[in-house]
SAM riboswitch aptamer (S box leader) from Actinoplanes solisilvae, 134 nucleotides, folded computationally. Taxonomically the source falls in Actinoplanes (Bacteria, Bacillati, Actinomycetes, Micromonosporaceae).

RNA sequence: ACCUCAUCCAGAGGGGCAGAGGGAACGGCCCUGUGAAGCCCCGGCAACCACCGCGAAGUCUCGACGACGAGGCCGCACGCGGCAGGUGCUAAUUCCGUCCUCGUUCGGCAGAUCGCCGCGGGGAAAGAUGAGAG
Numbered sequence: 001a002c003c004u005c006a007u008c009c010a011g012a013g014g015g016g017c018a019g020a021g022g023g024a025a026c027g028g029c030c031c032u033g034u035g036a037a038g039c040c041c042c043g044g045c046a047a048c049c050a051c052c053g054c055g056a057a058g059u060c061u062c063g064a065c066g067a068c069g070a071g072g073c074c075g076c077a078c079g080c081g082g083c084a085g086g087u088g089c090u091a092a093u094u095c096c097g098u099c100c101u102c103g104u105u106c107g108g109c110a111g112a113u114c115g116c117c118g119c120g121g122g123g124a125a126a127g128a129u130g131a132g133a134g
Base pairs, nucleotide, nucleotide: 003132004131005130006129007128008127013042014041015040016039017038021031022030023029025098026097027096028095043090044089045088048086049085051082052081053080054079058073059072060071061070062069063068094126099123100122101121102120103119106118107117108116109115
């Protein structure tokens, strides 16, 4: 690289160097000499993983006739809380669309029907990030 799983309508910018691009592809639409990409410094956001605490259920031991109580183990419950070590992120919903599907009282066009365009809803695909696997 490929594969699996989760998430993606929230949130969070200043400075220095640099000097023309950037927003993954394509179309659109944006950002950008009031300075793009990239690099560096200092902040910030978030909480995937790690770590810490709580903890239902289950199970075991002890006590008890029993209800039940005490303790141990386990604890992935779409769990809760804390922290900020490893990542990540810090214009616009992943900026929007692309493929499929739904809209009986959404609108327009065409029309015998099928349909086309727009708008709205849902789902995929792709991508990103994390964790895992290999």
It matches the Rfam family "SAM riboswitch aptamer (S box leader)". Rfam links the family to the GO term regulation of gene expression. The family is grouped with related families in Rfam's "SAM clan". The prediction has a mean pLDDT of 77. Of the family's consensus pairs, 94% are formed in the model. It was read from a public genome assembly, where an Rfam model found it.